[in-house]
């Protein structure tokens, strides 16, 4: 140097061959219970879907550059 998966909430990860308000577990937070703690049950809040483009009426998903991870080749 080529090529190939990945990149999504504070961590782990789901999702989709474009379409309705983008989930889930753990972590945080509030409240019931408990003497107190934990547990256990309910409720909340937290996402420019890596970054700027392009296609479309409509992009987290389609193509292109480029950042960053991991891999294979030489």
């Nucleotide at each position: 140097g080529u090529c190939c998966u990945c990149g999504u909430a504070g961590c782990u990860c789901a999702g989709u061959u474009g379409g309705a308000u983008a989930g889930a577990g753990c972590a945080a937070g509030u409240g019931u219970u408990u003497c107190c703690u934990a547990a256990a049950c309910a409720c909340u809040a937290g996402g420019u879907c890596g970054u700027a483009g392009g296609u479309u009426c409509a992009a987290u998903u389609c193509c292109u550059a480029c950042c960053g991870a991991g891999g294979a080749c030489g």

The prediction has a mean pLDDT of 80. A computed fold for a 74-nucleotide RNA from an Actinomycetota bacterium, annotated as transfer RNA. The organism belongs to Actinomycetota, within Bacteria. Its Rfam family is "tRNA". About the family: Transfer RNA (tRNA) molecules are approximately 80 nucleotides in length. Their secondary structure includes four short double-helical elements and three loops (D, anti-codon, and T loops). Further hydrogen bonds mediate the characteristic L-shaped molecular structure. tRNAs have two regions of fundamental functional importance: the anti-codon, which is responsible for specific mRNA codon recognition, and the 3' end, to which the tRNAs corresponding amino acid is attached (by aminoacyl-tRNA synthetases). tRNAs cope with the degeneracy of the genetic code in two manners: having more than one tRNA (with a specific anti-codon) for a particular amino acid; and 'wobble' base-pairing, i.e. permitting non-standard base-pairing at the 3rd anti-codon position. The sequence is in RNAcentral, with records from ENA.